[in-house]
RNA sequence: UCAGCAGGCCGGAUGGCCGCUCCGCCGCCCGUAUUGCGUAUUCGGCGGGGAGGAAAGUCCGGGCUCCUUGGAAGCAUGGUGCCGGAUAACAUCCGGCGGGGGCGACCCUAGGGAAAGUGCCACAGAAAGCAAACCGCCUGUCUGAAGCCUUCGGGCGGAAGCGGGUAAGGGUGAAAGGGUGCGGUAAGAGCGCACCGCGUCUUUGGCAACAAAGGCGGCAGGGCAAACCCCACCGGGAGCAAGACCGAAUAGGGGCGGCGCGGGCGAGAGAUCGCUCAAGUCUGUUUCCGGACAAGCCGCCCGGGUUGGUUGCACGAGGCGCCUCGUAAGAUGCGCCCCAGAUGAAUGGCCAUCACCUCGCGCGAGCGAGGAACAGAACCCGGCUUACAGGCUUGGUGACAUG
RNA sequence: GAGCGCGUAGCUCAGCCGGUAGAGCAUCUGACUUUUAAUCAGAGGGUCCGGGGUUCGAGCCCCCGCGCGCUCACCA
Numbered sequence: 001u002c003a004g005c006a007g008g009c010c011g012g013a014u015g016g017c018c019g020c021u022c023c024g025c026c027g028c029c030c031g032u033a034u035u036g037c038g039u040a041u042u043c044g045g046c047g048g049g050g051a052g053g054a055a056a057g058u059c060c061g062g063g064c065u066c067c068u069u070g071g072a073a074g075c076a077u078g079g080u081g082c083c084g085g086a087u088a089a090c091a092u093c094c095g096g097c098g099g100g101g102g103c104g105a106c107c108c109u110a111g112g113g114a115a116a117g118u119g120c121c122a123c124a125g126a127a128a129g130c131a132a133a134c135c136g137c138c139u140g141u142c143u144g145a146a147g148c149c150u151u152c153g154g155g156c157g158g159a160a161g162c163g164g165g166u167a168a169g170g171g172u173g174a175a176a177g178g179g180u181g182c183g184g185u186a187a188g189a190g191c192g193c194a195c196c197g198c199g200u201c202u203u204u205g206g207c208a209a210c211a212a213a214g215g216c217g218g219c220a221g222g223g224c225a226a227a228c229c230c231c232a233c234c235g236g237g238a239g240c241a242a243g244a245c246c247g248a249a250u251a252g253g254g255g256c257g258g259c260g261c262g263g264g265c266g267a268g269a270g271a272u273c274g275c276u277c278a279a280g281u282c283u284g285u286u287u288c289c290g291g292a293c294a295a296g297c298c299g300c301c302c303g304g305g306u307u308g309g310u311u312g313c314a315c316g317a318g319g320c321g322c323c324u325c326g327u328a329a330g331a332u333g334c335g336c337c338c339c340a341g342a343u344g345a346a347u348g349g350c351c352a353u354c355a356c357c358u359c360g361c362g363c364g365a366g367c368g369a370g371g372a373a374c375a376g377a378a379c380c381c382g383g384c385u386u387a388c389a390g391g392c393u394u395g396g397u398g399a400c401a402u403g
Numbered sequence: 404g405a406g407c408g409c410g411u412a413g414c415u416c417a418g419c420c421g422g423u424a425g426a427g428c429a430u431c432u433g434a435c436u437u438u439u440a441a442u443c444a445g446a447g448g449g450u451c452c453g454g455g456g457u458u459c460g461a462g463c464c465c466c467c468g469c470g471c472g473c474u475c476a477c478c479a
Stems, first nucleotide, its partner, number of pairs: 001399003005395006012354007020050008030038003052374001056385002059383005064239004070289006077235005082096005097111001098109004112230002117228002119224003134170002136166005142161002147156003178196006197219001198217008243311004253302007262277006280293003304478003318337005324331002356371006404475007413428004422459001430446005452468005
């Protein structure tokens, strides 16, 4: 200098004018009443706050609220899946291990179990799962063609068939029951040996996943579980349109379906009331225990009314800085700060200067024009994923050149 | 804001436990007919919404995104 890798940060700045929303104070108004107290809305003045790294997608996990959030066990169902740690929790994050890729910095990885069982492996191929033998290779005291020789008695010869051996080579496939080499053999073959791979045992290191070394074994039932399944662990459901309060209005209505309106005792003149038992219903289901419910309860549909206000609602697993511990994610402690709260939905518009990018003119200083992304809170947090013009910065890597 | 569902030919839809993507209508060509329609015969037409992963192999299984559609409040 060029190329490439990983991480962090910003995502216009300043000033002026005019607006919007929220909060606080004061004034105005009103009440009491005498210069004091209280004060709803509107209005005016002053002061302060006012979008994001993703506010998004709603893909995970929580807080919070309600559902009688009830407890235990089993079944069903959903999710997660190497090991250790962090955390309120997670499918997130950090560190490590194994596998794969890259010369390297570094990147990717849903990565338990195929020896519990079921299922699938299309086409091709001989054979696709307790292996098999198409072409080959080799062999047989099996049958023995063509051809050759002959002293005509026969001999040589070996195709093809049949039987046997083999899994080296060819061929099919994603995958054919270890790989390479040497020996060995009729031809071959872990048949034997060396190395590599694999299995198993021991030792060592490590919390562990796992790694290394040594011994033994001639190699064994291939793959798929983001197919069913098995194992381990986790999970109740619905969601701020949750929920609570106030106010207004309507016909406190109708239809269908399900389960019920039971028994005993006591009081009472009776209506009825109290106690108890049983059955039923109660957010997957069954059993047990406990609880709630009413003479009605629950579900669906049709019809009627409203389209209001307050609260939940912004002090929170909050932010920033420092010390300590930890490789890190993070944790503890101390100090400082308060930082949006709208509801047809505020957070904006214009001008000037500077900074950035593009185009044109100009030798140049510069001038003119244009552009400036993705996107916008809606109960709140922790993550993931996706979108994003342009820019700043840190630390590694490779190649080349120079010293 | 929250909860669900769908995407396959020009249109409407099938596609089983993963193995060469189909049907009807439409389009084109030919036959029949004086011509058209109807009918008969044949043909063409697909990034299975996009990307990535698992697998030998994905329309189907898993993940992320895009587009479209549906539902909801309170009182009684």
Predicted 3D model of RNase P RNA and transfer RNA as a complex of 479 nucleotides. Its mean pLDDT, the model's own confidence on a scale to 100, is 77. It holds a member of the Rfam family "Bacterial RNase P class A". The family's RNA type in Rfam is ribozyme.